[in-house]
Background:
c-di-GMP-I riboswitch aptamer from Syntrophaceae bacterium UBA5744, 89 nucleotides, folded computationally. It matches the Rfam family "c-di-GMP-I riboswitch aptamer". Its family is annotated with cyclic-di-GMP binding in the Gene Ontology. Of the family's consensus pairs, 95% are formed in the model.
RNA sequence: ACCUGGAAAGGGCAAACCGCCCGAAAGGGCGGGACGCAAAGCCACCGGCCUACGUCCGGGCUUCCGGAUAGGGUGGCGGGGCUGCCGGG
Numbered sequence: 001a002c003c004u005g006g007a008a009a010g011g012g013c014a015a016a017c018c019g020c021c022c023g024a025a026a027g028g029g030c031g032g033g034a035c036g037c038a039a040a041g042c043c044a045c046c047g048g049c050c051u052a053c054g055u056c057c058g059g060g061c062u063u064c065c066g067g068a069u070a071g072g073g074u075g076g077c078g079g080g081g082c083u084g085c086c087g088g089g
Stems, first nucleotide, its partner, number of pairs: 002089005012037002017032006035076001041082003045079003048074003054069006
């Protein structure tokens, strides 16, 4: 360095849910809390999925409704990049 495992040792992270805050929303932050995770550490480059403020189109014609769309999001959806503990090969 690569492959593999997480038995042992030392540990780490933290789903749902609840509280507060940010956001149009998806979702995010902090605290509590543990479903799980051998990278559930970091990164939106590719794909998927989520949302639609704004923009466009249609209906309606103050209002409103529907559709499309990411510049928004998801790293605990997959791929990929970088980094890491212990053991075996």